[in-house]
Model confidence (mean pLDDT): 86 of 100. A computed fold for a 1515-nucleotide RNA from an uncultured prokaryote, annotated as small-subunit ribosomal RNA.
RNA sequence: AGAGUUUGAUCAUGGCUCAGAGCGAACGUUGGCGGCGCGCCUAACACAUGCAAGUCGAGCGCGAAAAGUCUUUGGACUGAGUAGAGCGGCGCACGGGUGAGUAACACGUGACUAAUCUGCCCCCGAGCUUGGGAUAACAUGCCGAAAGGCGUGCUAAUACCGAAUGAGACCACGCCCUUGAUGAGGAAGUGGGAGAAGGUGGGGACCCGAGAGGGCCUGCCACUUGGGGAUGAGGUCGCGGCCUAUCAGCUAGUUGGCGGGGUAAAGGCCCACCAAGGCUAAGACGGGUAGCUGGUCUGAGAGGAUGAUCAGUCACACUGGAACUGAGACACGGUCCAGACUCCUACGGGAGGCAGCAGUGGGGAAUUUUGCGCAAUGGGCGAAAGCCUGACGCAGCGACGCCGCGUGUGCGAUGAAGGCCUUUGGGUCGUAAAGCACUGUCAGGAGGGACGAACGUCUGUUGAUUAAUACCCAGCAGGCUUGACGGUACCCACAAAGGAAGCAUCGGCUAACUCUGUGCCAGCAGCCGCGGUAAGACAGAGGGUGCGAACGUUGCUCGGAAUUACUGGGCGUAAAGCGCGUGUAGGCGGCCCGCUAAGUUGGCUGUGAAAGCCCUCGGCUCAACCGAGGAAGUGCAGCCAAAACUGGCGGACUUGAGUCUCGGAGAGGGUGGCGGAAUUCUGGGUGUAGAGGUGAAAUUCGUAGAUAUCCAGAGGAACACCGGUGGCGAAGGCGGCCACCUGGACGAUGACUGACGCUGAGACGCGAAAGCGUGGGGAGCAAACAGGAUUAGAUACCCUGGUAGUCCACGCCGUAAACGAUGAGUGCUAGGUGUCGCGGGCAUUGACCCCUGCGGUGCCGAAGCUAACGCAUUAAGCACUCCGCCUGGGGAGUACGGCCGCAAGGCUAAAACUCAAAGGAAUUGACGGGGGCCCGCACAAGCGGUGGAGCAUGUGGUUUAAUUCGACGCAACGCGCAGAACCUUACCUGGGCUUGACAUUGAAGGAAUCCACGGGAAACCGAGGAGUAUCCUCUUUGGGGCACAUGAAAACAGGUGCUGCAUGGCUGUCGUCAGCUCGUGUCGUGAGAUGUUGGGUUAAGUCCCGCAACGAGCGCAACCCCUGUCGUUAGUUGCCAGCGAGUAAUGUCGGGCACUCUAGCGAGACUGCCGUCGUCAAGACGGAGGAAGGCGGGGAUGACGUCAAGUCAUCAUGGCCCUUAUGGUCGGGGCUACACACGUACUACAAUGGGCGGUACAGAGCGCAGCGAACUCGCGAGAGUAAGCGAAUCGCAGAAAACCGUCCUUAGUUCGGAUUGCAGUCUGCAACUCGACUGCAUGAAGUCGGAAUCGCUAGUAAUCGCGGAUCAGCAUGCCGCGGUGAAUACGUUCCCGGGCCUUGUACACACCGCCCGUCACACCAUGGGAGUGGAUUGCACCAGAAGUGGGUGAGCUAACCGUAAGGAGGCAGCCCCCUAAGGUGUGGUUCAUGACUGGGGUGAAGUCGUAACAAGGUA
Repeated sequence: AGAGUUUGAUCAUGGCUCAGAGCGAACGUUGGCGGCGCGCCUAACACAUGCAAGUCGAGCGCGAAAAGUCUUUGGACUGAGUAGAGCGGCGCACGGGUGAGUAACACGUGACUAAUCUGCCCCCGAGCUUGGGAUAACAUGCCGAAAGGCGUGCUAAUACCGAAUGAGACCACGCCCUUGAUGAGGAAGUGGGAGAAGGUGGGGACCCGAGAGGGCCUGCCACUUGGGGAUGAGGUCGCGGCCUAUCAGCUAGUUGGCGGGGUAAAGGCCCACCAAGGCUAAGACGGGUAGCUGGUCUGAGAGGAUGAUCAGUCACACUGGAACUGAGACACGGUCCAGACUCCUACGGGAGGCAGCAGUGGGGAAUUUUGCGCAAUGGGCGAAAGCCUGACGCAGCGACGCCGCGUGUGCGAUGAAGGCCUUUGGGUCGUAAAGCACUGUCAGGAGGGACGAACGUCUGUUGAUUAAUACCCAGCAGGCUUGACGGUACCCACAAAGGAAGCAUCGGCUAACUCUGUGCCAGCAGCCGCGGUAAGACAGAGGGUGCGAACGUUGCUCGGAAUUACUGGGCGUAAAGCGCGUGUAGGCGGCCCGCUAAGUUGGCUGUGAAAGCCCUCGGCUCAACCGAGGAAGUGCAGCCAAAACUGGCGGACUUGAGUCUCGGAGAGGGUGGCGGAAUUCUGGGUGUAGAGGUGAAAUUCGUAGAUAUCCAGAGGAACACCGGUGGCGAAGGCGGCCACCUGGACGAUGACUGACGCUGAGACGCGAAAGCGUGGGGAGCAAACAGGAUUAGAUACCCUGGUAGUCCACGCCGUAAACGAUGAGUGCUAGGUGUCGCGGGCAUUGACCCCUGCGGUGCCGAAGCUAACGCAUUAAGCACUCCGCCUGGGGAGUACGGCCGCAAGGCUAAAACUCAAAGGAAUUGACGGGGGCCCGCACAAGCGGUGGAGCAUGUGGUUUAAUUCGACGCAACGCGCAGAACCUUACCUGGGCUUGACAUUGAAGGAAUCCACGGGAAACCGAGGAGUAUCCUCUUUGGGGCACAUGAAAACAGGUGCUGCAUGGCUGUCGUCAGCUCGUGUCGUGAGAUGUUGGGUUAAGUCCCGCAACGAGCGCAACCCCUGUCGUUAGUUGCCAGCGAGUAAUGUCGGGCACUCUAGCGAGACUGCCGUCGUCAAGACGGAGGAAGGCGGGGAUGACGUCAAGUCAUCAUGGCCCUUAUGGUCGGGGCUACACACGUACUACAAUGGGCGGUACAGAGCGCAGCGAACUCGCGAGAGUAAGCGAAUCGCAGAAAACCGUCCUUAGUUCGGAUUGCAGUCUGCAACUCGACUGCAUGAAGUCGGAAUCGCUAGUAAUCGCGGAUCAGCAUGCCGCGGUGAAUACGUUCCCGGGCCUUGUACACACCGCCCGUCACACCAUGGGAGUGGAUUGCACCAGAAGUGGGUGAGCUAACCGUAAGGAGGCAGCCCCCUAAGGUGUGGUUCAUGACUGGGGUGAAGUCGUAACAAGGUA
């Protein structure tokens, strides 16, 4: 520090996801030790049991027992003034727990308190005198189950009460001083009321006393009063820290005043009266959530999140209310009342409050022991010893966290065994192990063994105090005593490698790869995504990687995320500028001078607790942890200073803004009037059969006279031409002419005001069309509607009609792609060129031209900006000011709520749920019922076919034991098959084989080989004979080896079994189409572009020209073959002109090589020549010559690639599968089936023909297991015999159509030949299933073929025959060959395919694409909903416990007064105010639920259509 993910690729936008750190965690697997920490985040749910606050006898009275001793047996003494309870004092308001409530002066921070209190503690001053009456305990009686209570009687105090004393402490009156001035502080005066308590230690003299003892002296503790301090607390204020405006208004003690009450204290804190205020958009009031802080986590920081442990503070103590006591409480382990709950009960009543420490149940994913000790620290009480202390110190449990240590170390290669992989060679686990040599941490048992302990107390001594050598206090010395932890830490020796490693992960992100299994299954997954038979992604294994006593997962926080942007983002098209204006608050604001000091800046001071973070040092062996010191704490407050900037105050200025004067431009707005053209209607005339409408029609109108035409009239609406990226307006918008009223902008000139400005949340106004209300109007047009068409349908597009509406007046509505998809304002930043308005200059009589200023409106462009497209002085540039708005897509601009509206609806505006994207710009393709250019038998023009018939053949289907398999649009279907009777053959049935029919290795015996028997359908099984003196080779003559056949055992063979979607090779196809690319350069952020586009030209990316391109490669062309002309060479088997010979005839023979021909080598054609056109080009057209002319004709040749095209059955091959069978063999059957359907052929339907007879003319091939002449036989197929020929020699071999002659005469025929019968021939082991051919007989369909569709542009189509491969036989197929031999092409609009350029795109599996909505089904969340249930809260009212306060107090009453009567005072009781729970009624908010209902979302293969994306077929 980034990465993955939208695309075919790219850039940018944007969300989602990951890597990091952290945690009071939990869960899973695993687990050796120690240290230090931490441990109910949920039910502030309920709690059994024990403990957590007592102490003081030196405040006071009372006062046991057990036990022991003695005894006169009655008792006494000790225990013991002990235990114990009580009165009294102090404490219980601390410490400990929890976070429910609380959005608040609760907290934090800084001030203030002149508005306050403060027990214990410290310092200072003064004092502590004198009386009195009670009461608990106790005793006794009584009530009660208990808890507890009542009566009577006795008694003490540091309990209570009276009196005295009293310093300005308090109150009243009055005078003065100081100060930081509300009632503060100080000083002198008068008057008034208000205090106390003792306990204990010691003591010489003196006094009292019989004594004890007291007075007295002295110390300590306590007490009273006053001042001060310290500490703690109360109160007030500034500032700061959550969400929600779908909460916008709230408030009656409310805001203030006067008076009073109350409090420690100001105050509506409370009360009476008076006034009508107070708060709020800088968010009142309401709702939701929440203790706050130091800090903690994260982050570079700013920030965000958080508030466990520790520390500060607040609040609470079963829930609600209340007060009492007290220095302090409205009181966790106190009281009273009410409520809920639990427990006890004798049913009458009582008791209780773990959010103290343990512990239990419950809840929950989840959080510990009913431990030890007061040894230390701290607290309460006490004079002290001491007691109490679940605070605390320790231990236990838990890997919950952090830190440390260990599980060994060294050597050790036959790289062992074994596992895994393997190309079978090996690699790897791996120096790893074993083995050898060492070490001893931890754990183990054994021994030793701390720090934490100081205090305290006793004795002695010194000092202080004192009258004092007492006491007390302080110091010193000595003695004694105190440890829960603790069998501890730590140290030492012993033994022994012995007891101690796992978890996750290995497709990318992200470090780490293979095998096997599985087969869209099982499963994985944080995101992208893996899995459908070769899975590095599932599961297992081997290996690797990461971390390590842990490792993963889940949850949560921050980060990455500049993804809320203060630091640090945006808004033309990605989400985002309000439709436009006027303007309030607010924000911002020209130039100069002066003053000020709020902001701002600097310095100083105070504070910013401790802990933590950071730095340094130190202590535990290190570390974690802990201690000490420092720094920091960006904050707040105060003081001083500065005066540039901002603000404030005052003064001045003119450039911003405005006013006046003159001028012209304009569909700017409003009102009234006027005009012509056109449509329609009405009346009249003329006139006759149609009109109208469409792609074509029909509905419709018209003989009752339409349409057309002429005249006249009526009425409504809109204003042609001018008219223009012309004008005006803020926008919406505005268009005939005239008049009136009226707004704004602009130009010119000077003068005036003097910052008067800009923006603008709310608010207010304007606001197209449609729509709504009321009343008019209504010609044309025209939703709805009707009809006609179209269509599969057509609730549409087209047509004929037609109502609202469109128009006017008034009132609503308030929206829009209200768009420049671009808020307003100001300044600045190259130009060029139009246009509108006004002006200036030059020159003029004037106009134009030219130069120029201001304002508007366009186009093109520099810099710059932008993701790109593009913008560019009319900015989307550079800056400033203000407003509005955005934060992934869908859900949704929807629901609910609120506001507005008559309604329609508008404005504001979510969530659940769901997706891993949605979206922008540009790129390359592909596509378009887009465009341009151009090709092709593509169409057209022609000729002949197919589709109908019969038959052949292939395919589908069906059938079958099997009908083997493959091929499926073009580019499968006379295809693989150049030839299935057996074989082939892969299929079926049956028989038989198991190292096998075939290959390699091979023990053993044997030559090979030949003859032949039995069974059997054969395969095969069984049983013989011959040959063994040898075929080759070595030889030591025993034998061995090679080849061959047999052959045990085992490796292995074999498979036409699967996968062509694992492959090679080969092939088809686009397409013989003209394209496909590269290097360098250049352009672009990039994909990519350029080159290859453009202008011409070509069959061609062929060539030329131009050009940021210059070159190059694969293709095209050429080079190769055949053919067309000529030459040359050669001359047999070919040929025969001339010469000779011969024959019935024939190159038959001699001879010849001229010709033909054969087959080698050459020549020839290049737009080379001429003319015209063309850019002086490439080239085109015409001509000459030539056998051939513009690639002469044909072939071979197939670029980058596409179709997961075809082939595992040609072959090869990975993987999988079978192994007495999925291998191999044999017999028979099948591949030949047959209701049907399709493809491809053949033959026909006839006279351009058929039959018969006659007569011609080819080419290219083939032949020895062959072609087979001639001859004979047969009607024939053929047979017999047999010459020749390995073939320019012989043979196949008769070419046929054609031509000549003749018959047939339009008919199912003398056409056509299917089918069938009989008889044959040939091949072959064998023609039944199932061959071909022949003869005779039979003589079917068919009379030219619907929709549709194929081939062909010249030696082509058509037509005619011939040959060959395969092959024993079998050809209508295939591959070749020649014979005869046409027609037509205007042309490129259309169909199909293709090429180039361009355009649009939501396509990229690429239009056979993408994609929308209803319906049906399943699931999910959600709105409405008669309601129902709960929570919370407002208002009104009822009722009202305890309790404070007030009133009353006839009952009761110790202290004081009084001789007494009585009084003062007090208490009970009663009444009143307030008031909790409760009740009634009525609202608000919120949650849950609800028959039914609404839409929404999601869901491999449902239905209907085709809306959108191309002109998407109606933009």